This is a predicted structure of a 124-nucleotide RNA (FMN riboswitch aptamer (RFN element)) from Bowdeniella nasicola. Its mean pLDDT, the model's own confidence on a scale to 100, is 82.
[in-house]
RNA sequence: UACGUGCUUCGGGGUCAGUGAAAGUCUGAACCGGCGGUGAUAGUCCGCGACCCGCGCGCCUCGCGCGGUUGAAUCGGUGAAAUUCCGAUACCGACGGUUAAAGUCCGGAUGGGAGAAGCUCGUU
Numbered sequence: 001u002a003c004g005u006g007c008u009u010c011g012g013g014g015u016c017a018g019u020g021a022a023a024g025u026c027u028g029a030a031c032c033g034g035c036g037g038u039g040a041u042a043g044u045c046c047g048c049g050a051c052c053c054g055c056g057c058g059c060c061u062c063g064c065g066c067g068g069u070u071g072a073a074u075c076g077g078u079g080a081a082a083u084u085c086c087g088a089u090a091c092c093g094a095c096g097g098u099u100a101a102a103g104u105c106c107g108g109a110u111g112g113g114a115g116a117a118g119c120u121c122g123u124u
Base pairs, nucleotide, nucleotide: 002123003122004121006119007118008117009116010115015029016028017027018026030104031103032093033092034048035047036046037045043091044090052068053067054066055065056064057063058062073089074088075087076086077085095107096106097105
């Protein structure tokens, strides 16, 4: 230095006003952006995770494994290099709940998690 073992810690953000009997759900305006990758920094490129579905297994109210589904961007500029930066204008956002339709409220979730950092031991 690299790989492997075991363990520890960390690991998702965001609202005001109007109408109304009632809305953080409608309307107007505003705000938010997980993880890894990339010739240079990404919500919209490539891939992954959460949610949901199916199958199998087990110690079957639950858990594990495998598979599937899963949103959205263009133009101009700089440059050796950017769908990532700068300028402009757009667009997207699981499931259940709710006096009224939700990316922003409440809930599953004090959960899970891609992964990140560190320590131990072994090999190199």